[in-house]
RNA sequence: AUUAACGAAUAGGAGUGCCUUUUAAGGCUGAGAUUAUAUCCUUUGAACCUGAUGCAGGUAAUGCUGCCGCAGGGAAUUUCAGAUUAUUUCUU
Numbered sequence: 001a002u003u004a005a006c007g008a009a010u011a012g013g014a015g016u017g018c019c020u021u022u023u024a025a026g027g028c029u030g031a032g033a034u035u036a037u038a039u040c041c042u043u044u045g046a047a048c049c050u051g052a053u054g055c056a057g058g059u060a061a062u063g064c065u066g067c068c069g070c071a072g073g074g075a076a077u078u079u080c081a082g083a084u085u086a087u088u089u090c091u092u
Base pairs, nucleotide, nucleotide: 001084002083003082007079008078009077010076011042012041013040014039016036017028018027019026020025048073049072050071054067055066056065057064
């Protein structure tokens, strides 16, 4: 000087569906579905959105599962261990 994983700090992005119902509550899937001092994701970007009132399978029902998807979008900086390269000094 370059790089710098995991982590940390601060900041930012996102979703909140289906069924029953006396609309309080309960059941299903999931990290998160009652906006939670929560959960997940932040360019190495499938967190999430568009395509989509999409296609196939399945379910009590639903983005429940798969395809779509080497499709298009999408929100960040710093710091730490370490490693590499160059130069200088010292020693042998």
Model confidence (mean pLDDT): 76 of 100.
TPP riboswitch aptamer (THI element) from a Bacteroidales bacterium, 92 nucleotides, folded computationally.
The source organism's lineage runs through Bacteria, Pseudomonadati, Bacteroidota, Bacteroidia and Bacteroidales.
It matches the Rfam family "TPP riboswitch aptamer (THI element)". From the family's description: Vitamin B(1) in its active form thiamin pyrophosphate (TPP) is an essential coenzyme that is synthesised by coupling of pyrimidine and thiazole moieties in bacteria. For this family Rfam cites "Thiamine derivatives bind messenger RNAs directly to regulate bacterial gene expression" (Winkler et al., Nature, 2002).